Record summary
Predicted 3D model of a 365-nucleotide RNA (Bacterial RNase P class A) from an Acidimicrobiaceae bacterium. The prediction has a mean pLDDT of 77. Rfam family: Bacterial RNase P class A. It is annotated as a ribozyme. Rfam describes the family as follows. Ribonuclease P (RNase P) is a ubiquitous endoribonuclease, found in archaea, bacteria and eukarya as well as chloroplasts and mitochondria. Of the family's consensus pairs, 94% are formed in the model.
RNA sequence: UGAGUCGGCUGGGUGGCCGCGGCCGAGGGUUCGCCCGAGGUCGAGGAAGGUCGGGACUCCAUAGAGCAGGGUGCUCACGAGAUGUGUGUCGAGGCGACUCGCAGGAAAGUGCCACAGAGAACAGACCGCCGAUGGCAGGGCGACCUGCACAGGCAAGGGUGAAACGGUGCGGUAAGAGCGCACCAGUGGCCACGGAGACGUGGUCAGCUCGGUAAACCCCACCCGGAGCAAGGCCAAGCGUGGGAGAUGGGCUGCUCGCCCGUCCGGGAGACCGGACACUCCCCAGGUAGGCCGCAUAGAUGGAUGGUCACCCAACCCCUCUCACGAGGGGUGGACAGAAUCCCGCCUACAGGCCGACUCACCAC
Numbered sequence: 001u002g003a004g005u006c007g008g009c010u011g012g013g014u015g016g017c018c019g020c021g022g023c024c025g026a027g028g029g030u031u032c033g034c035c036c037g038a039g040g041u042c043g044a045g046g047a048a049g050g051u052c053g054g055g056a057c058u059c060c061a062u063a064g065a066g067c068a069g070g071g072u073g074c075u076c077a078c079g080a081g082a083u084g085u086g087u088g089u090c091g092a093g094g095c096g097a098c099u100c101g102c103a104g105g106a107a108a109g110u111g112c113c114a115c116a117g118a119g120a121a122c123a124g125a126c127c128g129c130c131g132a133u134g135g136c137a138g139g140g141c142g143a144c145c146u147g148c149a150c151a152g153g154c155a156a157g158g159g160u161g162a163a164a165c166g167g168u169g170c171g172g173u174a175a176g177a178g179c180g181c182a183c184c185a186g187u188g189g190c191c192a193c194g195g196a197g198a199c200g201u202g203g204u205c206a207g208c209u210c211g212g213u214a215a216a217c218c219c220c221a222c223c224c225g226g227a228g229c230a231a232g233g234c235c236a237a238g239c240g241u242g243g244g245a246g247a248u249g250g251g252c253u254g255c256u257c258g259c260c261c262g263u264c265c266g267g268g269a270g271a272c273c274g275g276a277c278a279c280u281c282c283c284c285a286g287g288u289a290g291g292c293c294g295c296a297u298a299g300a301u302g303g304a305u306g307g308u309c310a311c312c313c314a315a316c317c318c319c320u321c322u323c324a325c326g327a328g329g330g331g332u333g334g335a336c337a338g339a340a341u342c343c344c345g346c347c348u349a350c351a352g353g354c355c356g357a358c359u360c361a362c363c364a365c
Base pairs, nucleotide, nucleotide: 001361002360003359004358005357006356007355008354009353010352012312013311014310015309016308017307018306020043021042022041023040024039027036028035029034045336049347050346052345053344054343055342056341057228058227059226060225064257065256066255067254069224070223071222072221073220074088076086077085078084089103090101091100092099093098104219105218109217110216111213112212113211126158127157128154129153130152135148136147137146138145139144166184167183168182169181170180171179185209187206188205189204190203191202192201193200194199232293233292234291235290240284242283243282244281245280246279249261250260251259252258262277263276264275265274266273267272313334315332316331317330318329319328320327321326
């Protein structure tokens, strides 16, 4: 100097005029219910967006156990909690700073891996390699040699593919193959050291090797009542001489087991019967849609914070002056976007400007 990575801040300012919403309100009017009202003051965000997650708060339910259903899924710490944050470990990507994570289990089982290919996980023979004895043909005095085909053997070489049932080398074999051996990788067991732990490093033994995929079904571990401010309360107004069911039923609860189902009066020895109230549910008919609270340092409720003018500021372009720094003039023009009970996270969008740390490349000293 250039290119990047990560983190943070800001995201127009000031003034005048007109307009909008809340609160206060001099003063005035009044039929005493209230009405008008100068003026003052306050008035969107870092994401207010998405509605993905958690909670506060409110109401209902609550006897549990199991199954179903749903959620989470490496260690540790933080935190009210979160599918959150941070650190670390492991894995993938990047030269790197860093980024991402779908991070328990594939040796419990099932499924899938297109096309190509012989064969895609107890696999497999397209091109190939071998092919004794025996068969056929040729040569040879003979022992035997050569060729061809078959039964059969092989998966080491080549090919297909994203991936082919470890890799290199040596031995062995008819030809081969972890068939055996050496080294390496992987898997598993044991041990030592380091670490709080996930895990890391090393050694030793074994069998030679049992792909990938679980944000596929599944297995394992832990956790999980329902609904939501249109929750839920209060006031006013107005409408029914209403009907029915509630232990052969209903509720907790989607299913199974299990558990629970009120008070009073009268009759009765009791089981039980009758009635009233309460609670829950269903049917028919009718009324209401108003106001207040919930509700906030903005608090609306068809839902407010806007328009205009001027100056300044950031950026870009043009012109003039100046050695340069810089100054002046003109023009364009300032992103994403809008509270609705509140709080904490996550994800997404963002013109312009500023700050810090780090990485790589080149150059100079």